[in-house]
RNA sequence: CGGGGUGUAGCUCAAUGGCAGAGCAGCGGACUUUGACUCCGCAGGUUGCUGGUUCAAGUCCAGCCGCCCUUU
Numbered sequence: 001c002g003g004g005g006u007g008u009a010g011c012u013c014a015a016u017g018g019c020a021g022a023g024c025a026g027c028g029g030a031c032u033u034u035g036a037c038u039c040c041g042c043a044g045g046u047u048g049c050u051g052g053u054u055c056a057a058g059u060c061c062a063g064c065c066g067c068c069c070u071u072u
Stems, first nucleotide, its partner, number of pairs: 002070006010024004018055001026042005048064005
């Protein structure tokens, strides 16, 4: 260089082209003498970037970038 896969919350991962979610972590509260456990609530996202298709894109298509695997 070529081929394939992958990129979504701080982390691990979901999401038939039709409201972006869960668990853990974080913050607040309840409980507790304190802490832990448990329970309740809150916050946290330019879905890697740029374009295209579409009424509508995390999803489909193209290019680029990062990571992983792989032929010579």